[in-house]
Source information: Small-subunit ribosomal RNA, 5' domain from a bacterium, 524 nucleotides, folded computationally. The sequence was found in a public genome assembly. The coordinates come from a structure-prediction model, not an experiment, and the mean pLDDT is 83.

Context: one part of a larger RNA
RNA sequence: GGACGAACGCUAGCGGCGGGCUUAAUACAUGCAAGUCGAGCGAGAAAGCAUUCUUCGGAUUGUGACUAGAGCGGCGAACGGGUGAGUAACACGUAGGCAAUCUGCCCCUAGGUGGGGAACAACAUCUCGAAAGGGGUGCUAAUUCCGCAUAUUAUCCUUUUUUCGCCUGAAAUGAGGAUGAAAGCAGCAAUGCGCCAAGGGAUGAGCUUGCGUCCCAUUAGCUUGUUGGUAAGGUAACGGCUUACCAAGGCUACGAUGGGUAGCUGGUCUGAGAGGAUGAUCAGCCACACUGGGACUGAGAUACGGCCCAGACUCCUACGGGAGGCAGCAGUAAGGAAUAUUGCACAAUGGACGAAAGUCUGAUGCAGCCACGCCGUGUGUGGGAUGAAGCCCUUGCGGGUGUAAACCACUGUUAGUUGGGACGAGUGUCACUGUUUUGCAGUGACUCGACGGUACCUUCAGAGAAAGCUCCGGCUAACUCCGUGCCAGCAGCCGCGGUAAUACGGGGGGAGCAAGCGUUGUCC
Repeated sequence: GGACGAACGCUAGCGGCGGGCUUAAUACAUGCAAGUCGAGCGAGAAAGCAUUCUUCGGAUUGUGACUAGAGCGGCGAACGGGUGAGUAACACGUAGGCAAUCUGCCCCUAGGUGGGGAACAACAUCUCGAAAGGGGUGCUAAUUCCGCAUAUUAUCCUUUUUUCGCCUGAAAUGAGGAUGAAAGCAGCAAUGCGCCAAGGGAUGAGCUUGCGUCCCAUUAGCUUGUUGGUAAGGUAACGGCUUACCAAGGCUACGAUGGGUAGCUGGUCUGAGAGGAUGAUCAGCCACACUGGGACUGAGAUACGGCCCAGACUCCUACGGGAGGCAGCAGUAAGGAAUAUUGCACAAUGGACGAAAGUCUGAUGCAGCCACGCCGUGUGUGGGAUGAAGCCCUUGCGGGUGUAAACCACUGUUAGUUGGGACGAGUGUCACUGUUUUGCAGUGACUCGACGGUACCUUCAGAGAAAGCUCCGGCUAACUCCGUGCCAGCAGCCGCGGUAAUACGGGGGGAGCAAGCGUUGUCC
């Protein structure tokens, strides 16, 4: 000098774009953050309104409504969002490999979708419990579940041929045998959406290898599933991944093992570069979800807002037993020098579900707070005296503040006021027209914007409402007076202060930066 997720002191007009718990991965009140589908299925209210009857208590029927809230089933919940505790590791980066692998939804290809059966919720009823939540009996539907039939290039066994390769082999092909499927819904229909088996693609994931990746030798030896083999099991898959048996190996001064520290990277800061430091925001990967362990479901699980067990903590309890997990968005307490609203909207983008309308979405889009940063802009412009007053200095002549003010003439940014008023957005519904007619295109009507009556444009008035902070001994731009008297104090270094202090405190003056200026901390 530059930089910062900064903090502190003084000060503070506006706007744009960004940023905002670096500490206690501490504990959390409250609300919301993952649902959706009635075009898979069975069942199906109530209030209100209307009608009829009425003993005036009420009852019936219709509508509400094939709605709500539940249930079975499907898909999603493994994405999105948070955090950085752990991890020195194939975790990450980079370049490869899988002839050792899987992949829901999506795309392409070419086939199939026949015929039966059953259960469990919901529901009804009985019953246990304070509650959370159960238990018994009975009934029922399906795209739920289970047999049967059929079977391609699926899987397995036997076998033929060809091509190729990186060893184990891979791909293709012919024959025989064995095994394994399916679900319907909408529509008048055509058809559409689904379902099953198979091949290919895309995407995503898994495994594996070379190289790179902090400090300590005041850590020198470490290892028994350890290293390798055989067999078996297991996995989507290779493998001591696991087990039995056999052998005695394997790593290490090119730093094993141990200890400490740490998420890694693209990047960021600095520097001429080499390098050094760093890893906030944004993006990729990894890990974690109160602590530890475990599996289930599923195409896929570290399963944050799933389950089970143990533990700590908090809460409820009828003492028998139960409930919970903000490192999601807000918010609270605590800690701290220190870090924001219990906001609006799904209008846009994206996501889940749905045929669609649409529903959900604290992702996201916006708004609020904070000079935390960067950028822009204003606080007026021109004229105006040998130069007012005040204040300061003075050799008492004068000098400085100083064109500064007053005064005159203008301008109108921002803020204020008046009126207008967006882009972001085009979608959906209905009608009509055209057309290769549920599709597409066009036209018309209606509907829908959180931000927001915001941006922007415009009217009016008026210099009116808008400047501070630090420094002035040298480094280092900027000097005098008074007070103080090694005191009070200053200080980044050198050093100032003991009676003339340009260094302390104040006044005047000056220098620098400016809505900021200084200080502190950290890095180069």